[in-house]
This is a predicted structure of a 1561-nucleotide RNA (small-subunit ribosomal RNA) from an Elusimicrobiota bacterium. It matches the Rfam family "Bacterial small subunit ribosomal RNA". NCBI's taxonomy places the organism under Bacteria, Pseudomonadati, Elusimicrobiota. Its mean pLDDT, the model's own confidence on a scale to 100, is 82. The RNAcentral record of the sequence draws on ENA and SILVA.
RNA sequence: AUGGAGAGUUUGAUCCUGGCUCAGGACGAACGCUGGCGGUGUGCUUUACACAUGCAAGUCGAGCGAGAAACCUGUUUUUCAAGGCUUCGGCCAAGAAAAUCAGGCGGAAAGCGGCAAACGGGUGAGUAACACGUAGGUAAUAUGCCUAUCAGAAGAGGAUAACACCGGGAAACCGAUGCUAAUACUCUAUAUAAUCAUUGGGCUUAAGCUUUAAUGAUAAAAGGAUUAGUUCCGCUGAUAGAUUAGCCUGCGGUCCAUUAGCUUGUUGGUAGGGUAAGAGCCUACCAAGGCUGUGAUGGAUAGCCGACCUAAAAGGGUGAUCGGUCACACUGGAACUGAGACACGGUCCAGACUCCCACGGGAGGCAGCAGUGGGGAAUCUUGCGCAAUGGGCGAAAGCCUGACGCAGCAACACCGCGUGAAGGACGAAGUCCCUAGGGAUGUAAACUUCUUUCAGGAGGGAAGAAAUGCCCGCUUCGGCGGGAGCUGACGGUACCUCCACAAGAAGCACCGGCUAACUCCGUGCCAGCAGCCGCGGUAAUACGGAGGGUGCAAGCGUUGUCCGGAAUAACUAGGCGUAAAGGGUACGUAGGCGUUUUGGCAAGUCGGUUGUGAAAGUCUUCUGCUUAACGGAAGAAUGCCAGUCGAAACUGUCAGAAUUGAGUACAGAAGAGGAGAACGGAAUUCCUGGAGGAGCGGUGAAAUGCGUAGAUUUCAGGGAGAACACCGAUGGCGAAGGCAGUUCUCUGGUCUGUAACUGACGCUGAGGUACGAAAGCGUGGGUAGCGAACGGGAUUAGAUACCCCGGUAGUCCACGCUGUAAACGAUGGACACUAGAUGUCGGGCAUAAGCUCGAUAUUGCAGCUAACGCGUUAAGUGUCCCGCCUGGGGAGUACGGUCGCAAGACUAAAACUCAAAGGAAUUGACGGGGGCCUACACAAGCGGUGGAGCAUGUGGUUUAAUUCGAUGCAACGCGAAGAACCUUACCUGGACUUGACAUUUCAAUGACCGCUAUGGAAACAUAGUUUUUCUGAUUUCAAUCGGAACAUUGAAACAGGUGCUGCAUGGCUGUCGUCAGCUCGUGUUGUGAGAUGUUGGGUUAAGUCCCGCAACGAGCGCAACCCUUACCCUUAGUUGCCAGCGGAUAAUGCCGGGGACUCUAGGGGAACUGCCCAGAACAACUGGGAGGAAGGUGAGGACGACGUCAAGUCAUCAUGGCCCUUAUGUCCAGGGCUACACACGUGCUACAAUGGCCGGUACAAAGGGCAGCGAACUCGCGAGAGUAAGCGAAUCCCAUAAAACCGGUCUCAGUUCGGAUUGCAGGCUGAAAUUCGCCUGCAUGAAGUUGGAAUCGCUAGUAAUCGUGGGUCAGCAAUACCACGGUGAAUUAGUUCCUAGGUCUUGUACACACCGCCCGUCACACCACGAAAGUUGGUUAUACCAGAAGUCGCUGGGUCAACCCUUCUUCGGAAGGAAGAUAGGCGCCGAAGGUAUGGCUAGUAAUUGGGGUGAAGUCGUAACAAGGUAGCCGUAAAUGAAUUUGCGGCUGGAUCACCUCCUUU
Repeated sequence: AUGGAGAGUUUGAUCCUGGCUCAGGACGAACGCUGGCGGUGUGCUUUACACAUGCAAGUCGAGCGAGAAACCUGUUUUUCAAGGCUUCGGCCAAGAAAAUCAGGCGGAAAGCGGCAAACGGGUGAGUAACACGUAGGUAAUAUGCCUAUCAGAAGAGGAUAACACCGGGAAACCGAUGCUAAUACUCUAUAUAAUCAUUGGGCUUAAGCUUUAAUGAUAAAAGGAUUAGUUCCGCUGAUAGAUUAGCCUGCGGUCCAUUAGCUUGUUGGUAGGGUAAGAGCCUACCAAGGCUGUGAUGGAUAGCCGACCUAAAAGGGUGAUCGGUCACACUGGAACUGAGACACGGUCCAGACUCCCACGGGAGGCAGCAGUGGGGAAUCUUGCGCAAUGGGCGAAAGCCUGACGCAGCAACACCGCGUGAAGGACGAAGUCCCUAGGGAUGUAAACUUCUUUCAGGAGGGAAGAAAUGCCCGCUUCGGCGGGAGCUGACGGUACCUCCACAAGAAGCACCGGCUAACUCCGUGCCAGCAGCCGCGGUAAUACGGAGGGUGCAAGCGUUGUCCGGAAUAACUAGGCGUAAAGGGUACGUAGGCGUUUUGGCAAGUCGGUUGUGAAAGUCUUCUGCUUAACGGAAGAAUGCCAGUCGAAACUGUCAGAAUUGAGUACAGAAGAGGAGAACGGAAUUCCUGGAGGAGCGGUGAAAUGCGUAGAUUUCAGGGAGAACACCGAUGGCGAAGGCAGUUCUCUGGUCUGUAACUGACGCUGAGGUACGAAAGCGUGGGUAGCGAACGGGAUUAGAUACCCCGGUAGUCCACGCUGUAAACGAUGGACACUAGAUGUCGGGCAUAAGCUCGAUAUUGCAGCUAACGCGUUAAGUGUCCCGCCUGGGGAGUACGGUCGCAAGACUAAAACUCAAAGGAAUUGACGGGGGCCUACACAAGCGGUGGAGCAUGUGGUUUAAUUCGAUGCAACGCGAAGAACCUUACCUGGACUUGACAUUUCAAUGACCGCUAUGGAAACAUAGUUUUUCUGAUUUCAAUCGGAACAUUGAAACAGGUGCUGCAUGGCUGUCGUCAGCUCGUGUUGUGAGAUGUUGGGUUAAGUCCCGCAACGAGCGCAACCCUUACCCUUAGUUGCCAGCGGAUAAUGCCGGGGACUCUAGGGGAACUGCCCAGAACAACUGGGAGGAAGGUGAGGACGACGUCAAGUCAUCAUGGCCCUUAUGUCCAGGGCUACACACGUGCUACAAUGGCCGGUACAAAGGGCAGCGAACUCGCGAGAGUAAGCGAAUCCCAUAAAACCGGUCUCAGUUCGGAUUGCAGGCUGAAAUUCGCCUGCAUGAAGUUGGAAUCGCUAGUAAUCGUGGGUCAGCAAUACCACGGUGAAUUAGUUCCUAGGUCUUGUACACACCGCCCGUCACACCACGAAAGUUGGUUAUACCAGAAGUCGCUGGGUCAACCCUUCUUCGGAAGGAAGAUAGGCGCCGAAGGUAUGGCUAGUAAUUGGGGUGAAGUCGUAACAAGGUAGCCGUAAAUGAAUUUGCGGCUGGAUCACCUCCUUU
């Protein structure tokens, strides 16, 4: 010191850049749902839109005249009349009432007069300005009321309103005549002081100020009230103060340069006018100035501030309420009055609008308080009171006050309180979920006990109030003290007490991640959600509902706006090689920055102090309302402020010095530096001539083209233009662009050395100026070659291209323009510092090594960087200056402006749209990239397929059905190791409904089944018939009541499904692939994804092994272990064998015996690169050899890593979800799966002589067999039949192996090949052979003569060929499949190519991974924008017309009481004149209005242009890999489109080769 948090989203993953979005706070808010109480605040942000009605500014009678009502007194009259008197006719009469008159009191309404009305209250339209803020100035000013002081208030006069009366008018109002007052008005006198003029003195830088001085001039007045007592309030002149106001100045705070020039009273002067006052404020004259890149002028927007919100701060945003200030008052203009106004509730004029009207004329101004209409998402009562505070008037009482104080309405905001508290179940009910057990809601409720805030009822009941005034006293005369009494809208309110009852009081949003909170149902890319990412296509924690949960709570959410996060405009505090961003290059103006040293100054800077920075607010402390909000007090804080006093290091400034920066001089050096001129040879092409004779040319291959009219070729000669081989080089020069034959002339810069000279002269550089490749433009030349456009030929689906043949502009020169490029080191310039090594170019010293200066290149430490990389030539560390960037697209586009002949260049937006776009690096995958390696991959061979017939499977078609699945390799003789019925899942028809099958329960029956009969295609239906088993209890031994089993019927749960989803799944399987790979731990390395290990050199079938190595080890794979087979040994010999011995037979292991052999099947052995030679690091290993039955894995099999293909299978099985439930289940009969124009796959048989046929003769292995194999015998031509021995098998049977061999025949033909097809006759299986079986015999005798493009298998006991067996199975469509043996080859020791794979490397815009990505036209829909003949508004400028009111000026013949003069007079006055004033007139200015011409701006518009967006449109395929013609930049031309081509440039191009350099050895 109290102050700073992040997250989601680009990718397969990573780091970075970068935008978008969220979490926070706030609001004068609004909307949705909901709503108990109180306190304190707040409440038209929009139409400065229009306003009905009421109120908001009056007061003073102590300024004045007049004076109503009421009241009092009196007079008179009338009426009544207590009482009294009476002559009884009447009279007197206090008193009462009414009227009249007079007086008094009174003070309504109006008037004259004074003061106020310029305050208070409202609003924010205008205003970018001295309007505001702040600090100053006013020696350039005014100031009513107030305070203090000085001086005064003398004398005259004439009017006028009110009023009366007459007149006009609808009204508003006006006019004539007559009367009257004043603190109204006029005149005279007085004038210390005041003002002015002149003179003198003093002061000041000056404008000027001042003065005891002198003289002159000018201007005053009013009274009222009142006392015992002259005091109070006023009045006049003046000074001072206070207050308020005016004017001036410095500084500060918006945007646009697509606004760059503005200005004529403009800038200044002189003179005059004007004002309270300075001033072009105004006028005349004179001068020609003034402002501007430090942004004038113009345009847009806006009241400014204290402050408020936010933020860590710096900042950013705002300018409601409260306070200060300004401006405005229906719109525009103007003045009057006044101390103060150019005046919200005053005047005049013009205009618009509204109202009244008798049509002649009048009236009005809510942006005061309420209120109304309108607008709008939206903002209140036509309330009470002057009790308090404040204001106006008054001497005062008091009156007035929509200021203000209160109340009302509104959850609009902030704050506070409540809706109950404690106990209460292994836990009710309901609801939800469930793995079915349970769990959740949940101590929640019920229930028990307790409390009563708030709301409700009753009672009590404030503070805010103290003054003024009155009385008394004191007094400095301002007031003070004491006393009595009056005054409350709010309000019977706050507050207090009592009463009764848990009684009356909870909602809203959210629950995929961010972000706290999860399940079920419904829905099915629909409905919908969504702040961003994104959810939803049948198992949605994301939609809708429910249960539960989370958050906040009388509120909760949503929307809008601001700040924050956002360091995302970066002052604090960012960047620019590749992400957005260095100007194409230089020169240079303004500006910014600037070497060493001395002295001065003090502008910046720093320090002290003073003033100010209103109050409120923020902050701290204390304090008052029960708390808080709210209020009160004190303090702190607040600045680009001002004054003053100091300091002098740094910056600045002035003066002096210096030399190292910079420059000059002198002596040398290198160079494609520039400009101009001249010259040269080679090549190309053309022309001429000679020779020559058929082609040339061109390409991947061709063709167009040229050529017998003689080309190409060759020789000679000549012409023309352009470019300069070799040298030549990561060599040189230049600022960049760029510069290349040789010579000459002119000329710029650089480097080295010397250290003589100048003495900061420097660096950078907005604007500006110059230069600036190629293409292009203009004029004129030139034109050999090349060559956009264009023509032709090819290629192609097309080919407006790539290739070829031609070819015009252009390329070249001169002059002029253009001003752009990937103008690049994608790297601005300058200076300083920070390790080296190695080359090259140019100097110097030395001349040996080497040292040094400048330039250039590679490598490399520290450091930096997101990484790649940079690295003394920095992208390191610092300083200075300039340029530029702020998400992608729209767009370097539109509009405007400037430049240009044009093309176009420079400058440069917005609407709209997306949530990314991007950089570097990583792992994969891919490449018509590269290297290495492997494989029947190719090659070398052998045999096939593709052609024929048939078999079989599939597609398609057909069908009532042709059940379903499998579909590139990796479906197609596959599931199916066997469809006549069954199978069977399909179709037609007939039946059943707890079911064909399982479990459980209940009820009834006692049998059911079976058998018989009938119907039927059968299933089945109907009828009949036969007949229960075991067991308990009671017991009259007749039987009754049960129980169990079984069966039927009925009922309920349920069964059943080859129904769907293989993209919900398990399991199993295929495939890459028996390919050699796939990973881990620890360590190391990298920010990280990752890498290393696993790469490299060898080697292997192998990630097999060896060596090396920041790796060391390990695992799953490889290999081995297992099985079969090849050799030997041993053990054991039956059913096998038979050498020797014996016996028997026609013969035979037939018998006795034997274990030798074969064989069988147990156990062992054997092979390990062990040995030799050679090669190789003398390591793995490779080649050869010996021995051996076998030799380098002996052969074969089983065995299949991590994973890929949402690969296949819900129809083997299992299984989630969904669907059907008298049917999608079940049973039955028949049919179908066997169809047939056709297409494909897999096979069989062939086409024959290496063969067919006939006859004869040999040699196997491995299997199978009781519902079986079946010998022998008999019959049959045969299939087979009959009968029957043996055998559950090393014993018997199937069972003759065939090819082979021997002999014969056929003799090359559609045959003695081939056997399809068809006919007839039979056999077998089976209920059944028609659809639809196999076999036999006889007869028939098709295609086919070796098979196009293409394609398959195989490397040895293999291919080929020959037969044998088995499974399934009643039988069989088997030529299939799985096994067995017989005979038994050829070729390769190679890797160029095709295919597939492995590994290393490279490029990538791919990651759903090339079946990828992606560009443009066209078509359609929608959106915003531009252009546009025009058209409609707004605003502004210029010129002119016109000219209201009004100020000012002139005039004023009309009019006028006062003061003056004259005359007359009845002395009251009258008439005239002068002065002055004034109606009117004229002039300047002057608002609205009008005309004309422009500028700017907004809206709209036929048509038109591009742009953006849009799950499945069209055409192509331009880009990403060497993207199939490397790409891109500038420019020009061309073309449906992407694009193509020419010229120049770049690498941000792959690959191969070469060169140079570096590193290591």